[in-house]
RNA sequence: UACGCCAAAUCGCCGAAUCCGAGCGCAACUCGGAGCGGGGGACUUCCACGGUGGGGUAAAUGCGCCGGUCGGCGCACGGGCACUCUUGAGCCCGAACCCGUCAACUAACCUCGUAGGCGUCGAAAGAGAAACA
Numbered sequence: 001u002a003c004g005c006c007a008a009a010u011c012g013c014c015g016a017a018u019c020c021g022a023g024c025g026c027a028a029c030u031c032g033g034a035g036c037g038g039g040g041g042a043c044u045u046c047c048a049c050g051g052u053g054g055g056g057u058a059a060a061u062g063c064g065c066c067g068g069u070c071g072g073c074g075c076a077c078g079g080g081c082a083c084u085c086u087u088g089a090g091c092c093c094g095a096a097c098c099c100g101u102c103a104a105c106u107a108a109c110c111u112c113g114u115a116g117g118c119g120u121c122g123a124a125a126g127a128g129a130a131a132c133a
Stems, first nucleotide, its partner, number of pairs: 011119004018034006035114006045104001051101001053102001054099004061076006077094005083128005
């Protein structure tokens, strides 16, 4: 100096999922509030379905091929990766769950959630911010 692996943090990432207060001395948990996020819900307008029902959260969809199934590969498209944006390179994800025959949008209004899971950059360039001295 380069590559790989491991660890650590009062450091970060995905996600709406954070903060304040009270309840017991703390944590967990419960309740209330703020913030953030979701659903329902008129007129007008716009449609869709009619059992192969329909719909919601989420990036989590479509097509082709292999395969008895599980699953795998490829293309397109969608999403994430240490301040933000653009360009580029690289590495990943495309699950799961719910409503229950029912819901387009939607002002007023009503209502729900505030979990869970992880380990990445550390020399790409440009522009803009922020912090420190």